[in-house]
Molecule: small-subunit ribosomal RNA
Organism: uncultured delta proteobacterium
RNA sequence: AGAGUUUGAACCUGGCUCAGAACGAACGCUGGCGGCGUGCCUAACACAUGCAAGUCGAAUGCGAAAGGGCUUUUCGGAGCGUGAGUAGCAUGGCAGACGGGUGAGGAGCACGUAUCUGACCUGACACAGCAUGGGGGAUACCCUUGCGAAAGUGGGGAUAAUACCGCAUACGCUCGGUCGUGUAGGGCGAUUGAGGAAAGCUGGCCUCUGGUUGCUAUGCUGGUGUGCUGUGAGGGGGAUGCGUCCUAUUAGCUAGUUGGUGGGGUGUGGGCUCACCAAGGCGACGAUGGAUCGCUGGUCUGAGAGGAUGAUCAGCCACACUGGGAGUGAGACACGGCCCAGACUCCUACGGGAGGCAGCAGUGGGGAAUUUUGCGCAAUGGGGGGAACCCUGACGCAGCAACGCCGCGUGAGUGAAGACGCCCUUCGGGGUGUAAAGCUCUGUUGCCCGGGACGAAGGCCUGGCAGGUGAAGAGCCUGGUGGGAUGACGGUACCGGGUGAGGAAGCCCCGGCUAACUCCGUGCCAGCAGCCGCGGUAAGACGGAGGGGGCGAGCGUUGUUCGGAAUUACUGGGCGUAAAGCGCGCGUAGGCGGCGCAUCAAGUGUAGCGUGAAAGCCCUCGGCUUAACCGGGGAAGGGCGGUGCAAACUGAUGGGCUAGAGUGUCGGAGGGGGAUACGGAAUUCCUGGUGGAGCGGUGAAAUGCGUAGAGAUCAGGAAGAACGUCGGUGGCGAAGGCGGUAUCCUGGACGAACACUGACGCUGAGGAGCGAGAGCGUGGGGAGCGAACGGGAUUAGAUACCCCGGUAGUCCACGCCGUAAACGAUGGGCACUAGGUGUGGGGUCGGAGACCGAGUCCGUGCCGGAGCUAACGCAGUAAGUGCCCCGCCUGGGGAGUACGGUCGCAAGGCUGAAACUCAAAGGAAUUGACGGGGGCCCGCACAAGCGGUGGAGCAUGUGGUUUAAUUCGACGCAACGCGCAGAGCCUUACCUGGGUUUGACAUGGCCGCGCGAGAGGCUGAGAGGUCUUGUUCCUACGGGACGCGGUCACAGGUGCUGCAUGGCUGUCGUCAGCUCGUGUCGUGAGAUGUUGGGUUAAGUCCCGCAACGAGCGCAACCCUUGCCCGUAGUUACCAGCAGGUGAGGCUGGGGACUCUACGGGGACUGCCGGUGUGAAGCCGGAGGAAGGUGGGGAUGACGUCAAGUCCUCAUGGCCCUGACGCCCAGGGCUACACACGUGCUACAAUGGGCUGGACAACGGGAAGCGACCUUGCGAAGGGGAGCGAAUCCCGAAACCGGUUCGUAGUUCGGAUUGGAGUCUGCAACUCGACUCCAUGAAGGUGGAAUCGCUAGUAAUCGCGGAUCAGCAUGCCGCGGUGAAUACGUUCCCGGGCCUUGUACACACCGCCCGUCACACCACGAAAGUUGGGUGUACCCGAAGUUGCCGGGCCAACCCGCGAGGGAGGUAGGCGCCGAAGGUAUGACCAGCGAUUGGGGUGAAGUCGUAACAAGGUA
Repeated sequence: AGAGUUUGAACCUGGCUCAGAACGAACGCUGGCGGCGUGCCUAACACAUGCAAGUCGAAUGCGAAAGGGCUUUUCGGAGCGUGAGUAGCAUGGCAGACGGGUGAGGAGCACGUAUCUGACCUGACACAGCAUGGGGGAUACCCUUGCGAAAGUGGGGAUAAUACCGCAUACGCUCGGUCGUGUAGGGCGAUUGAGGAAAGCUGGCCUCUGGUUGCUAUGCUGGUGUGCUGUGAGGGGGAUGCGUCCUAUUAGCUAGUUGGUGGGGUGUGGGCUCACCAAGGCGACGAUGGAUCGCUGGUCUGAGAGGAUGAUCAGCCACACUGGGAGUGAGACACGGCCCAGACUCCUACGGGAGGCAGCAGUGGGGAAUUUUGCGCAAUGGGGGGAACCCUGACGCAGCAACGCCGCGUGAGUGAAGACGCCCUUCGGGGUGUAAAGCUCUGUUGCCCGGGACGAAGGCCUGGCAGGUGAAGAGCCUGGUGGGAUGACGGUACCGGGUGAGGAAGCCCCGGCUAACUCCGUGCCAGCAGCCGCGGUAAGACGGAGGGGGCGAGCGUUGUUCGGAAUUACUGGGCGUAAAGCGCGCGUAGGCGGCGCAUCAAGUGUAGCGUGAAAGCCCUCGGCUUAACCGGGGAAGGGCGGUGCAAACUGAUGGGCUAGAGUGUCGGAGGGGGAUACGGAAUUCCUGGUGGAGCGGUGAAAUGCGUAGAGAUCAGGAAGAACGUCGGUGGCGAAGGCGGUAUCCUGGACGAACACUGACGCUGAGGAGCGAGAGCGUGGGGAGCGAACGGGAUUAGAUACCCCGGUAGUCCACGCCGUAAACGAUGGGCACUAGGUGUGGGGUCGGAGACCGAGUCCGUGCCGGAGCUAACGCAGUAAGUGCCCCGCCUGGGGAGUACGGUCGCAAGGCUGAAACUCAAAGGAAUUGACGGGGGCCCGCACAAGCGGUGGAGCAUGUGGUUUAAUUCGACGCAACGCGCAGAGCCUUACCUGGGUUUGACAUGGCCGCGCGAGAGGCUGAGAGGUCUUGUUCCUACGGGACGCGGUCACAGGUGCUGCAUGGCUGUCGUCAGCUCGUGUCGUGAGAUGUUGGGUUAAGUCCCGCAACGAGCGCAACCCUUGCCCGUAGUUACCAGCAGGUGAGGCUGGGGACUCUACGGGGACUGCCGGUGUGAAGCCGGAGGAAGGUGGGGAUGACGUCAAGUCCUCAUGGCCCUGACGCCCAGGGCUACACACGUGCUACAAUGGGCUGGACAACGGGAAGCGACCUUGCGAAGGGGAGCGAAUCCCGAAACCGGUUCGUAGUUCGGAUUGGAGUCUGCAACUCGACUCCAUGAAGGUGGAAUCGCUAGUAAUCGCGGAUCAGCAUGCCGCGGUGAAUACGUUCCCGGGCCUUGUACACACCGCCCGUCACACCACGAAAGUUGGGUGUACCCGAAGUUGCCGGGCCAACCCGCGAGGGAGGUAGGCGCCGAAGGUAUGACCAGCGAUUGGGGUGAAGUCGUAACAAGGUA
C1' cells in the first nucleotide's frame, strides 16, 4: 500500500466481497509447564444454607451456668469458694449515610469542563481561646402479674448513668434597636436589650487543703471526655456558561405556567409552597412528544481527522422486591433500619405473623456462554476502644477455566548420492529425506530427595537511657537504644543433588484473491463456497491419500467494532448523458458583501498565569533470571477561565466617497400581457339553379353517401374555429408561453448624454404568487378535428395500426387542479480567461452619400484554441479559472409504493419508508455480428434462354417399419449412386449355432520334448478331433537355431469417448481478404496503415493521405491445350525416286508433311487513335494462330462450424480377458404398408424398325487382350495367329443414303411374368450378369415447388478405365455432333467494402415484456380481538408530614403547705396534600386475525410479441 467481481475487450461510475487490528467472547479439533491478568454481556428472574457491621465495662444498671475444688449430708441434697464481674441482657455513646454490589430508571445541571456561592452546611480530625458550677425527675434490663401457637405485648413495683430536664455563668456566639465606617447585598467598630453551654470517667501521688499519725479524697497531678467560640483541612448542598444520541411520518408547548408583592418553608437562594396582582414564558439556532441510553477518565481502530465503545481499574450519578413516606442523625428519605400499600414466598393453633443475595460463595431458571457453599485477617485499608483486642466475603491469598497477554519446553551434534514403508512415475527414476535407525552429548521442564525465603514493620510486650510535666526517682507524654512474640499464601518461590531423550504437537489451508500440487474415488450425484464460482467420466475447487504452505499449546469457525471505504468526502466527493439543479420568478429569516478615515477590541494574533484528579498512552530510570507485569521521575494534553499587549483582517460605532445598485431626461425595437371592435381565405351546413350516376375510400376493398337526384358546378345565406404568404437556429417574455388588423389600458429590457441618491447589494430555508396539456365544477358555444363507442377491413386472433361514422373534449366566462422528456436533461449572481464568422436592436466615427468601412453596448447562433471532461463533448451564452448563496445525490429491485400527515369536489398532488431480494444495475466509447437501415460492387444470384427434377416404371441411397440379425458411420446448404473403385461364400464388423483359451498375430523368461515342411485314413456342417507315415540345418557334441507342449509376463478388441487428440477431409470460398514491425493518435479497448478519389477478376494498380515498410493470400512461376521454329525419326508418317499387290508404307528408301517428344519462340496494353488527372487504366484499331488472366487444371490466406472421421491409420483415458478376443457353418447387411434424395428408360415421327455407308480420342491387355476360322438365332462354345504392345488385340455411336410405320397406348414404351439357356465361380435357393422365345404394366411432357448451364459450354451420341472370378443406369476419363440467351441489377439467395442504429457478444435460430397457472417468502389492508405504556376528568384514600381542635392522658419548669392550677406536650378527632386502587373517556404503540391486495423468488409451464434494427405503427 491494495486486490477480486458488471464487458468479447476497454475506460468510468457504483455497490458487494477479501487481505489487517481488536474482543469480558462462544463453538469445533487438540492440549506440556510457569508468571501476570480476566471471568453472568442473557432474567434489575426467583432464591435453600452459611457468612458479609459491629464495638466500647476507662459512660451505666444487672449478672449466670457447666466444670473442677472445699465443707456438710438423712446420700435426695445443701452451702461456700472458684469459674467470673466472665458469658449474657439492658440503658447509653460512636459506627451502621463508609466499605461492597448493580446499571433498572433517567435525555437531565445526570455527567464532563470552566466558573459562582456577597445565598449555605459540615460529626469525627488539627490549631487557638475560654469553660467544665449547682440541682432535679424518670426509665430499660430486673422482679411480679396478665394475653398470645408464635412474633410479641399490657399492667404493677424497684433502680443507674457521659440517658433526660431546669437553674447559674459566659465569649469575638445568635437575634433586635441606635450610631459611625466601608462595600458588590460580605463586613468592621461602638453602645444597648434579649437569648443560648457542659459530663463525666480513669491512672498516680500526699507537695498544698480537709479529714488526719501511716491512710485517705471532696485535695494535688496527669490522661481522656464534655461545652462554647474562632480558624483550617477535608467533605457536602445550591446556581450558571458551554458540550453530550435518533426521530419533523412529533410543530406548536405551557396554569404554578412567566414575572411581581407578601407570608410560609429550608442548612441556604429560588413558584420550593401559598395568597393576591400582572399576562407572560419556551419554540425552526428544533420547544413539546416519541424511541433509545448510566456519564466520564479512558478502551479499540485509524497516518490523521474521525468512527465505534464505556467489561476489569479510577471519578461522579442512580438504584436496593415494586410504589409511597417520614423519623433519627453532622450526614439518609438509608442494600443487610422503620411505617404503609402491592405482588410473591414461607410459618400458623387460621386469630395472626415472617422475609427481601443488584454483598461473598452457592442453587434453580434463562442462555451460545461466565468459577469455590475455599483459607486468612499475616499484610493494606476501615469501624469501635485509652489499649490489649474484637469485627471486617473490603482486602490478601489459594481453587476452577488456554478466556487473554507474556515466557519456556517437547531436545542438540553427527549420520547414505540416500535403508524400510508410503506416494508419484515418461518405469529411467523422483519425493518423503539427515528425516529415521545408529553413534556422541546436554539436562530447561517433569518426577524423586534435601535445604528454604522476602513479604514483619509499625504498634505491642520487656530491660536500660535521655527530655518534659510535676512536690515527686510516682504517673503520664516524647525521643532513642537492646531483646522478644506475630505468615493465610506455604514447606510455596528459590537453591542444591539424583534420574533420564526419558512424560510433553496439534490445527487450518493448498482454483484466483492468497503462500502451498499430484494420484485415486465420485460423475450437476455426494458435496464445497468469504466474493468470483467449482461438480454433467481424466475435478490442482467435492471425499481420501502422499506431498507442500501457514501458525504453533494452540489452530480454525462464528459473532461484533474500526480499518481498507475519498462508499456521508471538516481534512477529502459529486449533480449535461452514470444517482443528483426545485417548472419559474418575487421575497422573509439566515448566510455573504464596494472604496477612504477615526475609535473600540467581540472574533483574531502574541506573552504569561490557573486548570486540565490518579491510573492509562509516550519518554526515561529501576524491580521480578527475561518478558508480560510492577515501581520512581518526566513529558504531553484538544479545551475552558483569568491578565497584559497588538490593531493588519473580520466585526461594532461614528463620519465620508462613487466604480456596485437605483432614480430622473431623450430615443427607437418587439407574436410581452389585458380588453374591445373589425376582416378575408378555407371547411361544413342550409336554400335555389344546372346536371344525371356514381361519389368516397384503400395496399386492395368494404362499411358509408347517392335516382326522395349525391358527387361536380353556379349564386345566395348561416355558423364556429384558426389566422396562409411575410416567417427567418428572426423578435418578446422569469418560466409556462406569445403570430390577421385597429384602438384603449399596461409590464419589462436596451441605447445615448448628463444630473441626482450614496452600498440602498447578491442569494434565499419556510412563505405567498405564476404555471403547457389533460382533467373537474357552473353556465354558454359547437364549423372542423376527435378519446370512448358503432361499423367495415386486415389477421390464427386484432378489444390495434388502415377506412366510414362519432360523444365528451377542443372554443368562451368564472372557479378548481398544480403536473410534464415543465429539457440547454446544464440553479442564481459577480469577476477574469486566444480568436474567426453570421444575425436582431441602438447609437458613435470616416468618406459627398439611400451605400461602404472602422470601432462600441445589449441580445441571439455557428466554428474553434488553451483549459476541463470517463468519454461524448463544453469552450466569453463554459461543462474553463475563482468567490458567495440556495436546492439535490449516496448500488439495483421492492417504490415514488405502503402507512401517517397535509392539500384537492374528485382524479390525484406533496412529503415519503421498511421487510425481502440480487452481484450487479448503469454512463460514454471499442471491435464484431445483426437490421423487414443506407450507399457502392460482385457471383448462372435474379432476369433472358436451353434442358431437366417433382407425375410413370425400374435402378440406387436414406428414413421408417420389420427382423434372431436386417453391423456401423454420415443428417440443412456442406447426410441420402455418401464411406462402398463393385455384400452369393469371403468381405463382415451383425445374428443363430458349434468350437477354442498364452490364444489367428508380436516379444521375453522358465520347464519339458526333438519334435519339422508335407502326405494319407477315420469322424464331423465345418472349425476341429484322432490315427498312421515322415523326419531339417549348424555344432566345439555340452548344446544352439527352429518348432511343439506346459507355465508366467502378455497378446487381442471394427468395444466407448471425434466433446481428451494427431493426421486427413468438407464448408464459407479461388471469396479478396487476413495480419505484422516501427512510427503516430487515443487514459484504454483500439485506431491509423487496410479509409478516401479513380481502376481492376483481384488489398490489381495509380493518385492522395501520419504514416513508412513487410508477411500470408491475389497474380506470376508448374502441368495441359491452341501457332511457329529447331533437334530427333521407330513401331508413327509417305511428298518426291524405285520395286511390288486384288488392295494395302507392303518393300528399298526418305526426314519434306502429319504425328510423336525434347528444347525454344510467341502476347508485353508492346504499337496507333480516343478517353482519363501527360496516372493507373478503359474503349476502338492494326498486326497476329492467339489480345488484354487466350481456354482448362493443379494451387485453398487468418480463421469459422467443439463440422466429419477412435470403423483407414496413429493415439491419451476408460472398459472386456474360459470373452466385448479367436476359429467355423448357416443366415443377415438384398426384408417392405410406406416417405424422401440421386439416377436410368420413356411417353415417340427432329421418332421407331430394317438395310447400306463414313469418321474418333483417352485408354487397357499375360491365370490377359485375343485377330482369324468354326458351331450356335444368341449369350457363348471349340480351335487359335499375333502381342508385355506408336508394331498385336479391344474398337464407336449419333451421322449420311434408302425403305417402312402415320398419331394409334401404336412397329412408341419396355416393366412384370412364364419357359429355355450361356458364362463366371467350391457354390448363383435366399441373392449375379447376360442370351433366346413368349408376355407387353405404368406412361400421351408431369401440381405446388425446384435444379444445371454463358461456348466447343448446354443439349445429344457413343467409347475407355478403375474396382473386379463374375456383377454398373454409379464413379473417373475420352472424343463426335453442337446451340439459344444475357435489356439489365428493382427483386430472391450468397458474398465483399464503406456507413448508420443496437438493450445482441452462445452474437437475430439473439435479446426480452406482461397476464394467467403452481410453490415458497416477507409486507400492506381488514370485521375485530389481546396486551402495553400514557393524557384528561372524577371517585376512594393507607402510611406520613403539616394545619386546626384536643373535654381523654402527662414525672421534670412556674404558682401553691396541699389539693390543685398554669406553661408545655400528647392519645384521639377533623382538614389540605397524598401511593396503590376504581370509574369514564381520548390519543398512541405492539401482537394476532377469516378474507383480501399488490410485491419478490423459483427448472425446461400457458397465451401472445410490447421493447432493443426504421424491432416491422419510430